Predicted 3D model of a 346-nucleotide part of an RNA (small-subunit ribosomal RNA, central domain) from an uncultured bacterium.
Rfam family: Bacterial small subunit ribosomal RNA.
The RNAcentral record of the full RNA draws on ENA, Greengenes and SILVA.
Its mean pLDDT, the model's own confidence on a scale to 100, is 87.
[in-house]
Context: one part of a larger RNA
């Protein structure tokens, strides 16, 4: 290279958008580049192959043929690919009318809980654990009631629910904004799919500057446990957790399953539409789930939301360790990230 793979054995990029590239719907037409056919030229000799000959055979030497699968020129063919010019509507997009939802973003508001403060009632314990102790408390705690302040999160509803490209999104309400779906005609007329680089987004933790600081809580301190206990348990507690702006760019970023298109038995449930309506049945579309058949699979299992049958494009894999390390390069304030070996060893 050919070939084989990527749910769990090595292997799907965290996600989108999109450049180059690759691939791409029906009909008619042009050209004839690819493709196919004919002819001519060339394709040195040797080598290789076949048929012969010569050394006693063979290796070796040698005659002839074939071959040299290629290139160039020319004459044709036109199904397919390409190309030219049209055209079509089913792919794609747009329009209209609706519907849906924790989609995004900015503002306003609410109650419960927690903590702190003040006042009142009230008296000796409270708290915590397997049991305790540290801790708090006669300078009046815990408990109960009233008021005030603060920050963070939104019980029930809540669901195998919904929305979003992914990360993710949940009190109520308002503004702005994006999307999906359904029905219907109308419009454009292949405008499509994928996508190396690029660009954008990207949980938590972490970093910078300035705020904020109720709760919880790395580090840290103390009390226990223990042979020890740099832990598990308890009492405290600082960064952080929250906000604004700017970085970081990684996760078991998981469905451990790339995107798109077509086809392929059924049953049940559920969300939101359409149509028809009477509250059932039954129909249809897009999602979300469970079970099962063919088929697939090493099996577990998957099974119209495929891991089935096919096609296009991208990413990735090739024994374990050394190692996601070293070196170099790029990025970053740093932490570190991306790219990414080898010696050696089994």
């Nucleotide at each position: 290279c050919u070939g084989g793979g990527u749910u769990u054995a090595a292997a799907g990029g965290g996600u989108g958008u999109g450049u180059a590239g690759g691939c791409g719907g029906g009909c008619u037409u042009u050209u004839a580049a690819g493709u196919c056919a004919g002819u001519g030229g060339u394709g040195a000799a040797a080598u290789c192959u076949c048929c012969g000959g010569g050394c006693u055979c063979a290796a070796c030497c040698u005659g002839g043929a074939a071959a040299c699968u290629g290139c160039c020129a020319u004459u044709g063919a036109u199904a397919c690919u390409a190309u030219u010019a049209g055209u079509c509507u089913u792919g794609a997009a747009u329009u209209u009318u609706g519907u849906u939802g924790a989609g995004g973003u900015a503002g306003g508001c609410g109650g419960a809980a927690u903590a702190a403060g003040u006042c009142a009632u009230g008296u000796a314990g409270c708290g915590g654990u397997g049991a305790a102790a540290u801790g708090c408390a006669u300078a009046g705690a815990u408990a109960u009631g009233a008021c005030u302040u603060a920050g963070a999160a939104c019980a029930c509803c809540a669901a195998u629910u919904g929305c979003g490209a992914a990360g993710g999104c949940a009190g109520c309400u308002u503004g702005c904004u994006a999307a999906a779906c359904a029905a219907a005609u109308a419009u454009u007329g292949a405008c499509g799919c994928u996508g190396a680089g690029g660009c954008a987004c990207g949980a938590a933790a972490g970093c910078g500057u300035g705020g904020g600081g109720a709760u919880c809580a790395a580090a840290c301190a103390g009390g226990a446990u223990u042979a020890g206990a740099u832990a598990c348990c308890c009492u405290g507690g600082u960064a952080g957790u929250c906000c604004a702006c700017g970085c970081c760019c990684u996760a078991a970023a998981c469905g451990a399953u790339g995107a798109u298109u077509a086809c392929u038995c059924g049953a049940c449930a559920u969300a939101c539409g359409c149509g028809a309506u009477a509250c059932a049945c039954a129909g249809u579309g897009u999602g979300u789930g469970u079970c099962u058949g063919a088929g697939c699979g090493a099996a577990a299992g998957c099974a119209u939301u495929a891991a089935g049958u096919a096609a296009u494009c991208c990413a990735c894999c090739u024994g374990g360790g050394a190692a996601g390390u070293a070196c170099g390069a790029c990025c970053g304030c740093a932490a570190g990230g991306u790219u990414g070996a080898a010696a050696c060893u089994c």